[in-house]
Context: one part of a larger RNA
Molecule: small-subunit ribosomal RNA, 5' domain
Organism: Pseudonocardia mongoliensis
RNA sequence: GGACGAACGCUGGCGGCGUGCUUAACACAUGCAAGUCGAGCGGUAAGGCCCUUUCGGGGGUACACGAGCGGCGAACGGGUGAGUAACACGUGGGUGACCUGCCCUCAGCUCUGGGAUAAGCCUGGGAAACUGGGUCUAAUACCGGAUAUGACUUCACAUCGCAUGGUGUGUUGUGGAAAGUUUUUUCGGCUGGGGAUGGGCCCGCGGCCUAUCAGCUUGUUGGUGGGGUGAUGGCCUACCAAGGCGACGACGGGUAGCCGGCCUGAGAGGGCGACCGGCCACACUGGGACUGAGACACGGCCCAGACUCCUACGGGAGGCAGCAGUGGGGAAUAUUGCGCAAUGGGCGGAAGCCUGACGCAGCGACGCCGCGUGGGGGAUGACGGCCUUCGGGUUGUAAACCUCUUUCGCCAGGGACGAAGAGCAAUUGACGGUACCUGGAUAAGAAGCACCGGCCAACUACGUGCCAGCAGCCGCGGUAAUACGUAGGGUGCGAGCGUUGUCC
Numbered sequence: 001g002g003a004c005g006a007a008c009g010c011u012g013g014c015g016g017c018g019u020g021c022u023u024a025a026c027a028c029a030u031g032c033a034a035g036u037c038g039a040g041c042g043g044u045a046a047g048g049c050c051c052u053u054u055c056g057g058g059g060g061u062a063c064a065c066g067a068g069c070g071g072c073g074a075a076c077g078g079g080u081g082a083g084u085a086a087c088a089c090g091u092g093g094g095u096g097a098c099c100u101g102c103c104c105u106c107a108g109c110u111c112u113g114g115g116a117u118a119a120g121c122c123u124g125g126g127a128a129a130c131u132g133g134g135u136c137u138a139a140u141a142c143c144g145g146a147u148a149u150g151a152c153u154u155c156a157c158a159u160c161g162c163a164u165g166g167u168g169u170g171u172u173g174u175g176g177a178a179a180g181u182u183u184u185u186u187c188g189g190c191u192g193g194g195g196a197u198g199g200g201c202c203c204g205c206g207g208c209c210u211a212u213c214a215g216c217u218u219g220u221u222g223g224u225g226g227g228g229u230g231a232u233g234g235c236c237u238a239c240c241a242a243g244g245c246g247a248c249g250a251c252g253g254g255u256a257g258c259c260g261g262c263c264u265g266a267g268a269g270g271g272c273g274a275c276c277g278g279c280c281a282c283a284c285u286g287g288g289a290c291u292g293a294g295a296c297a298c299g300g301c302c303c304a305g306a307c308u309c310c311u312a313c314g315g316g317a318g319g320c321a322g323c324a325g326u327g328g329g330g331a332a333u334a335u336u337g338c339g340c341a342a343u344g345g346g347c348g349g350a351a352g353c354c355u356g357a358c359g360c361a362g363c364g365a366c367g368c369c370g371c372g373u374g375g376g377g378g379a380u381g382a383c384g385g386c387c388u389u390c391g392g393g394u395u396g397u398a399a400a401c402c403u404c405u406u407u408c409g410c411c412a413g414g415g416a417c418g419a420a421g422a423g424c425a426a427u428u429g430a431c432g433g434u435a436c437c438u439g440g441a442u443a444a445g446a447a448g449c450a451c452c453g454g455c456c457a458a459c460u461a462c463g464u465g466c467c468a469g470c471a472g473c474c475g476c477g478g479u480a481a482u483a484c485g486u487a488g489g490g491u492g493c494g495a496g497c498g499u500u501g502u503c504c
Stems, first nucleotide, its partner, number of pairs: 001504004006500005013371006019364002021329001026327003030324003035072003040069002043065002047063001048061005079282003089206007098199002103195008111145004120135006151174002155170006180187001208254003215245003220242008257279004261272004284305005307318004335361001337360003343357001344355004374404004384395004408445001410440005418431001421428002448493005453474003459488005469476002
């Protein structure tokens, strides 16, 4: 000198764009953050409509729809950085050892039966959470039969290669599919091939400190058989062998999410990993599996633990490292806001519903950028202040005064783009009466902070008297202090200026 997710002191006019718990991965009141589909199903709690009524109600419809069965989603999106020195990450490869819902494409198929169960009704238990029994019923829920390329399997042949092998054809045996709905064509279902996308696993190389850590290891290293997985593998198991790693730093300890990048620097290098993007890990702590194409699952389940809450004491409920917000910790970090209008996501044929993702608004000079606080004229120079050799000097064209302009702000009128979308149409914007445009009035509402001994740009007076104090270093202060305090003046920057901290 530059930089910052900064803090502190003094000061503070406006706007745009960014950005804001770096500490306790501390504990959390309250609300919201994941639903949707009636074009899968039985139905009808509430509302609408129609009929009826003894005005209590009853019946119908399916406009619609609570609860329920069923489907898809809930594994995305959002948060955090605790753990992790590791194939976690980056980069380059391998998979002839693998999977992939929804989507695209190609081929074929969608035949025929069955038994239940929730809701409902009846009836119990319990303070509650919840739960038992009986009975009735439906499906794109569940289970059979048929058929079927393909799957697994036996054998044969051909062909290819990269070692285990891959591909194709024929053949033997085994066990396997399907679902309807709407209305007049949609949306579906099943099997198989290919694609796309997303993932799993494996390998080469690369990136912290410490030797005041020198030896480490028994599923350890390898083999065979078996198990397990979508899949390779000591992943697991039985047996066998005795190996494997290490000064090119094993093992141990400390620290740490990694990267694209960011800061600095002429570069080499050094430091960092906030915001944004990619990957990983975690979801009160530890463990476990279930469902599923996908989880060992933040707002799912089970067990154990700590903590908090309810209880009729028998037993139950909970998990903000989602958005806001509270307490606490701290030098320190925001609103319990508006909207689904846009972008994106889930469901749905669609309308649409949901969406604290997101779009916006609010707060903070926290940062960067832009603008303003007026422009011109105006005295051999007012008043006041300060200094003085008492002549004067300086503040200073500064003010007053004259004239001009009106950005920003204020007042009034008009008023968007974002919607080339969605919807048959009517209509549809949170931001927002905002931006912007026009008109109006008035210099009117808007300047501070640090420094002035040298380094380092800027000097005098008074007070103080090794006191009070200053200080980054050298050093100032003990009676004329340009170094302390105040004033006048000056210098530097300016809605900021200084200080502290950290990095180069």